[in-house]
The part of an RNA shown here (small-subunit ribosomal RNA, 5' domain) has 522 nucleotides and comes from a Flavobacteriaceae bacterium. It matches the Rfam family "Bacterial small subunit ribosomal RNA". It was read from a public genome assembly. Its mean pLDDT, the model's own confidence on a scale to 100, is 85.

Context: one part of a larger RNA
RNA sequence: GGAUGAACGCUAGCGGCAGGCUUAACACAUGCAAGUCGAGGGGUAACAGGGUGCUUGCACCGCUGACGACCGGCGCACGGGUGCGUAACGCGUAUACAAUCUACCUUAUAGAGGGGGAUAGCCCAGAGAAAUUUGGAUUAAUACCCCAUAGUAUUAUAGAAUAGCAUUAUUUUAUAAUUAAACAUUUAUGGCUAUAAGAUGAGUAUGCGUUCUAUUAGUUAGUAGGUAAGGUAACGGCUUACCUAGACAUCGAUAGAUAGGGGUCCUGAGAGGGAGAUCCCCCACACUGGUACUGAGACACGGACCAGACUCCUACGGGAGGCAGCAGUGAGGAAUAUUGGACAAUGGGCGAGAGCCUGAUCCAGCCAUGCCGCGUGCAGGAAGACGGCCCUAUGGGUUGUAAACUGCUUUUACAGAGGAAGAAACAUCCCGACGUGUCGGGACUUGACGGUACUCUGCGAAUAAGGAUCGGCUAACUCCGUGCCAGCAGCCGCGGUAAUACGGAGGAUCCAAGCGUUAUCC
Numbered sequence: 001g002g003a004u005g006a007a008c009g010c011u012a013g014c015g016g017c018a019g020g021c022u023u024a025a026c027a028c029a030u031g032c033a034a035g036u037c038g039a040g041g042g043g044u045a046a047c048a049g050g051g052u053g054c055u056u057g058c059a060c061c062g063c064u065g066a067c068g069a070c071c072g073g074c075g076c077a078c079g080g081g082u083g084c085g086u087a088a089c090g091c092g093u094a095u096a097c098a099a100u101c102u103a104c105c106u107u108a109u110a111g112a113g114g115g116g117g118a119u120a121g122c123c124c125a126g127a128g129a130a131a132u133u134u135g136g137a138u139u140a141a142u143a144c145c146c147c148a149u150a151g152u153a154u155u156a157u158a159g160a161a162u163a164g165c166a167u168u169a170u171u172u173u174a175u176a177a178u179u180a181a182a183c184a185u186u187u188a189u190g191g192c193u194a195u196a197a198g199a200u201g202a203g204u205a206u207g208c209g210u211u212c213u214a215u216u217a218g219u220u221a222g223u224a225g226g227u228a229a230g231g232u233a234a235c236g237g238c239u240u241a242c243c244u245a246g247a248c249a250u251c252g253a254u255a256g257a258u259a260g261g262g263g264u265c266c267u268g269a270g271a272g273g274g275a276g277a278u279c280c281c282c283c284a285c286a287c288u289g290g291u292a293c294u295g296a297g298a299c300a301c302g303g304a305c306c307a308g309a310c311u312c313c314u315a316c317g318g319g320a321g322g323c324a325g326c327a328g329u330g331a332g333g334a335a336u337a338u339u340g341g342a343c344a345a346u347g348g349g350c351g352a353g354a355g356c357c358u359g360a361u362c363c364a365g366c367c368a369u370g371c372c373g374c375g376u377g378c379a380g381g382a383a384g385a386c387g388g389c390c391c392u393a394u395g396g397g398u399u400g401u402a403a404a405c406u407g408c409u410u411u412u413a414c415a416g417a418g419g420a421a422g423a424a425a426c427a428u429c430c431c432g433a434c435g436u437g438u439c440g441g442g443a444c445u446u447g448a449c450g451g452u453a454c455u456c457u458g459c460g461a462a463u464a465a466g467g468a469u470c471g472g473c474u475a476a477c478u479c480c481g482u483g484c485c486a487g488c489a490g491c492c493g494c495g496g497u498a499a500u501a502c503g504g505a506g507g508a509u510c511c512a513a514g515c516g517u518u519a520u521c522c
Stems, first nucleotide, its partner, number of pairs: 001522004006518005013374006019367002021332001026330003030327003035074003040071002043067002047065003050061005081285003090210008100202002105198007113147004123136005153178011183190002211257003218248003223245008260282004264275004287308005310321004338364001340363003346360001347358004377408004387399005414458005422449001428443007466511005471492003477506005487494002
């Protein structure tokens, strides 16, 4: 000198764009953050409509719009948070899978025949303070089960051709065995099953790179390898039985300490050095530890079970909970924000769609935390005014064109008026093209931000400057007070009676809505 997720002191007019618990992965009151589908189903708790009965303000009827709870489907494995752990194929980079899986989506081919038994809900009867739960009867489905159909599927056996990268791979022939489906319907369509391929996502393996300590030198029994079996989507000591005695290590094993990794960021001419906030990719975690279930995908933040700690409820028998989601509270700390608005846009989930949900997101609020921009006026004006300060003091210097005064301007502020872009769609209607569900055109509809940005008019210099420093380094000097005191200080050092170094004043210098100090890095 540069830089910072900064803090502190003094000060403070505005806007744009960014950023905002670095500490206790400490504990959390409250609200919200993942639902959706009635075009899968039985149905009808609430609301609205309709109908019937009449006692005229009630009862009944799922008949309709819709729809609580329930069965079922899809989603909840995304999105959002944090950095505890991890020195590791975790990450980065480059490869491989002839050792693998992939819901939704796209393409292609083929198909969807027949039957059955339950169960939730509803109803009845109970238990319990509650959480919740038991028994009986009965009912549906795109829930579940059985049979049929079956090849380019799977398995087994036998054979042929081609190729290679060791095991083998691909194509093909024959035989045998095995495995499928679901309907809804407003007739528009949306779904269902099998196989093949694609896309996307994931899994696994390997080469190289990846902090410090030798005041850590030996470590290791599923350990290293083999055979067999099991298991997995898949290879493999992944697991088990048996056999062998190996395997790693001064090119640093093992142990200990520290730490998420990268793109990037800061600095530097570079080489290097330092960091890993925001944003993006990967990993790990979800009160602590463990376990699996479901599922295409989890060993699952707002799922389950067990154990533990903690908090809460209790009728003492027993139960409930998990903010490292968004706000917010306490605590810790030098220190870090609102218990806000909207789904209008972008994106996501479900749905045929309308639509519903979305603390993702888009916005607003707070904070000079940073960067950038603008303003606090401009021109003239010497009696060089008054006042202040200084001096060699009837006088002069300086503050200083500074002020007053004259003219001008109105960024900004204030007031008034107008007022966006971000919106193109979806759906609906009309028209056209290709030719039966797509495309194109037209009409119509939708804005949280926000009466915001912006524009115009009016008004009047009006609404707006501070901080640090002035001995040398280092730009900027005098007076007074103090008297090794009070104090200053980054280093050298200053102060003991003429202090340009302490405190005040005047003046000056440097930055400027900031200026200094502290901390850290180069």